Annotation:
The part of an RNA shown here (small-subunit ribosomal RNA, central domain) has 347 nucleotides and comes from a Saprospiraceae bacterium. It was read from a public genome assembly.
Context: one part of a larger RNA
RNA sequence: CUGGGUUUAAAGGGUGCGUAGGCGGGGAAUUAAGUCAGUGGUGAAAGCCUGUCGCUUAACGAUAGAAUUGCCAUUGAUACUGAUUUUCUUGAAUUGGGUUGAGGUUAGCGGAAUGUGACAUGUAGCGGUGAAAAUGCAUAGAUAUGUCAUGGAACACCAAUUGCGAAGGCAGCUAACUGGGCCUUGAUUGACGCUGAGGCACGAAAGCGUGGGUAGCGAACAGGAUUAGAUACCCUGGUAGUCCACGCCCUAAACGAUGCUAACUCGAUGUUUGGGCGCAAGCUUGAGCAUCCAAGGGAAACCGAUAAGUUAGCCACCUGGGGAGUACGUCCGCAAGGAUGAAACUC
Numbered sequence: 001c002u003g004g005g006u007u008u009a010a011a012g013g014g015u016g017c018g019u020a021g022g023c024g025g026g027g028a029a030u031u032a033a034g035u036c037a038g039u040g041g042u043g044a045a046a047g048c049c050u051g052u053c054g055c056u057u058a059a060c061g062a063u064a065g066a067a068u069u070g071c072c073a074u075u076g077a078u079a080c081u082g083a084u085u086u087u088c089u090u091g092a093a094u095u096g097g098g099u100u101g102a103g104g105u106u107a108g109c110g111g112a113a114u115g116u117g118a119c120a121u122g123u124a125g126c127g128g129u130g131a132a133a134a135u136g137c138a139u140a141g142a143u144a145u146g147u148c149a150u151g152g153a154a155c156a157c158c159a160a161u162u163g164c165g166a167a168g169g170c171a172g173c174u175a176a177c178u179g180g181g182c183c184u185u186g187a188u189u190g191a192c193g194c195u196g197a198g199g200c201a202c203g204a205a206a207g208c209g210u211g212g213g214u215a216g217c218g219a220a221c222a223g224g225a226u227u228a229g230a231u232a233c234c235c236u237g238g239u240a241g242u243c244c245a246c247g248c249c250c251u252a253a254a255c256g257a258u259g260c261u262a263a264c265u266c267g268a269u270g271u272u273u274g275g276g277c278g279c280a281a282g283c284u285u286g287a288g289c290a291u292c293c294a295a296g297g298g299a300a301a302c303c304g305a306u307a308a309g310u311u312a313g314c315c316a317c318c319u320g321g322g323g324a325g326u327a328c329g330u331c332c333g334c335a336a337g338g339a340u341g342a343a344a345c346u347c
Base pairs, nucleotide, nucleotide: 004318005317006316007301008300012315014202015201016200017199021195022194023193025088026087027086028085029084030083031082033081034080035077036076037075038074039073040072041071042070049065050064051063052062053061054060091192092189093188094187095186096184097183098182099181100180103178104177105176106175107174108173109172110155115150116149117148118147119146120145121144125137126136163170164169207248208247209246210245211244212243216242217241221237222236223235224234259314260313261312262311263310264309267292268291269290270289271288272287273286274285275284276283277282296303297302320347321346322345329340330339331338332337
């Protein structure tokens, strides 16, 4: 190189945009680079292979041929690929008209609950415990009840097997700004497409820097229990953090453990949201989200038009376990660390 794979055995990049590259719809014309055919030159000898011959045979040697799959030149062929020109509308996009949603950003507003403070009522307990306690709070009047005030965080019901988003993710209400999808009688451009090494952007939680904020929860920490011990599980407290602004970090079981795009392959059911017909029931046509299954696939579990089926294009990745996602080097980072990523040795 050929070849085999990537849901769970090793293996899909966290996600998108996009550069180079690879691949790319229908018709016509030109060309003849790739491709195919003919001819010529060259492709040293030895060696290899085949025939014949010589040493008594063989090894060995001689001779003739074949091969040398290549390169160059030239003459042709034109189906396919390429190049150039022209054209088309079905791929793609734009536009008109509708429609959908927790998509995003910013600002304002709302009620319930927890906490705290004030006042009032009121008196001896409260709290905590899976069985029982104690630490803790409370006669300086707690807990409980009522009224008022204040502050922070999260948004019960609706709520769903729902919806939206590229992924991470997104849920009280309202407004402004803004991205996307889907449907549809039309109109426009005319292959403008697919993928995408590098690159760029986004990227939960935790963590970091500066400045705020801090109700509840709560690593660390302290105390009380439990226990042989208890650096835990349980209880009482409680700092960082959790929240906001700006700047970093860039990792996750970042999961559907399933890359993206396109085509093809029997049906059933539910549901979200559009279009058409219909008074309605319903029928039909799209785009999603789910469940069950035919063919087919699979080691099986299972997958099955949202494929793990049948194909094509492009990218990423795998090659026994451990050593090890370690060491070294390099790049990035304030740091924590991240990215890239071995070997000896061993089974």